RNAcentral holds the sequence, with entries from Rfam and Ribocentre. Predicted 3D model of a 90-nucleotide RNA (TPP riboswitch aptamer (THI element)) from Weissella paramesenteroides. The coordinates come from a structure-prediction model, not an experiment, and the mean pLDDT is 78. Its Rfam family is "TPP riboswitch aptamer (THI element)". Its family is annotated with thiamine pyrophosphate binding in the Gene Ontology. NCBI's taxonomy places the organism under Bacteria, Bacillota, Bacilli, Lactobacillales, Weissella. The model forms 95% of the base pairs in the Rfam consensus.
[in-house]
């Protein structure tokens, strides 16, 4: 002095579904309150969707759809790295 990377921190962005009388089960980071979780330039998540194929008990459950549109911070400081410059020593 650049920044692919990592932590922190502040602000801001998102979801919160099937099934069941209920308790609860199921899938996942979270399935509304959790001192939570995840996300911040794009693989949070949101439209196309009562989509499309496979499965399940049912579900965005999984794939595809997707090199598709649309979506919140070039914030700030640490660590790393790399690159120049000075200096010391060999």
């Nucleotide at each position: 002095a650049a920044u692919c990377a990592u932590c922190g921190u502040c602000u801001g962005g998102g979801g919160u579904g099937c099934u069941g009388a209920a308790a609860g089960g199921c899938u996942g980071a979270g399935a509304a309150u959790a001192u939570a979780c995840c996300c911040a330039u794009g693989a949070a998540c949101c439209u196309g969707a009562u989509g499309u194929c496979g499965g399940u008990a049912a579900u965005a459950c999984g794939a595809u759809c997707g090199a598709a549109g649309g979506a919140a911070g070039u914030g700030c400081g640490a660590u790393a790295u790399u690159u120049g410059a000075c200096u010391g020593u060999g």